[in-house]
RNA sequence: AUGUUAUCAAGAAAGGCCGAGGGAUUAGACCCGACGACGCCUUAGCAACCCUUUCCCCGUAAAUAAACGCGAAAGAAGGUGCUACAUUCUACUUCUUGUCAUCCGGCAAUGAAGAUAGAUAACUG
Numbered sequence: 001a002u003g004u005u006a007u008c009a010a011g012a013a014a015g016g017c018c019g020a021g022g023g024a025u026u027a028g029a030c031c032c033g034a035c036g037a038c039g040c041c042u043u044a045g046c047a048a049c050c051c052u053u054u055c056c057c058c059g060u061a062a063a064u065a066a067a068c069g070c071g072a073a074a075g076a077a078g079g080u081g082c083u084a085c086a087u088u089c090u091a092c093u094u095c096u097u098g099u100c101a102u103c104c105g106g107c108a109a110u111g112a113a114g115a116u117a118g119a120u121a122a123c124u125g
Stems, first nucleotide, its partner, number of pairs: 003123006013043005021032003026091004044083003049079002051075005058069003087117001092114004096109005
């Protein structure tokens, strides 16, 4: 870097440095920010993806055993990640509800499902 799979409304911040923009990108909205944001460092924490321990149905031709995968419970030493706002919200498709309109259709909804994009982890070459 490409791809696959899973997750993304829960949770968890103090101190120091810096000094003007920041919330990924485009547009709109809404926010954060000189009462110092964003970023960096230190410490702390959250969570449980990898991980650790224990148990276990089935399968691996049959029996037994072991191991592995799936699953359950507990944990947090280690590898990542995360610690404003739903991935801050909307945008594309389908549907629902409401509303305007004679119809076509328009508008609204922190309504539903999906797609795209993104983030993180594990795996793969």
Molecule: SAM riboswitch aptamer (S box leader)
Organism: Pseudomonadota bacterium